[in-house]
RNA sequence: CGGGGUGUGGCUCAGACCGGUAGAGCGCACGGUUCGGGUCCGUGAGGUCGGAGGUUCAAAUCCUCUCACCCCGA
Numbered sequence: 001c002g003g004g005g006u007g008u009g010g011c012u013c014a015g016a017c018c019g020g021u022a023g024a025g026c027g028c029a030c031g032g033u034u035c036g037g038g039u040c041c042g043u044g045a046g047g048u049c050g051g052a053g054g055u056u057c058a059a060a061u062c063c064u065c066u067c068a069c070c071c072c073g074a
Base pairs, nucleotide, nucleotide: 001073002072003071004070005069006068007067010026011025012024013023020057028044029043030042031041032040050066051065052064053063054062
C1' cells in the first nucleotide's frame, strides 16, 4: 500500500439478507422469600448502534468517507 472481517447497555451477543417502536442472557438497583446469605420469583434503571456526511416520510440496516482492532497478500 491492496483485500477481507469485527465494532450494538457494565460484559457476551442477536437484530443487517428484506429500511418501519433497539432486544436477550449475565451483571446492577429495589422488593418478595430466608434468622441471615445463596438459590428462586417480581419490578426497574441503563445503549441517539465506533465517528462524520448522504439517500429516504423513516437508517443499527442502503451509499460515501473515516477511526480502532484482527486476518491475508505485497

This is a predicted structure of a 74-nucleotide RNA (transfer RNA) from a bacterium. The coordinates come from a structure-prediction model, not an experiment, and the mean pLDDT is 82. Its Rfam family is "tRNA". It is annotated as a transfer RNA. Its family is annotated with triplet codon-amino acid adaptor activity in the Gene Ontology.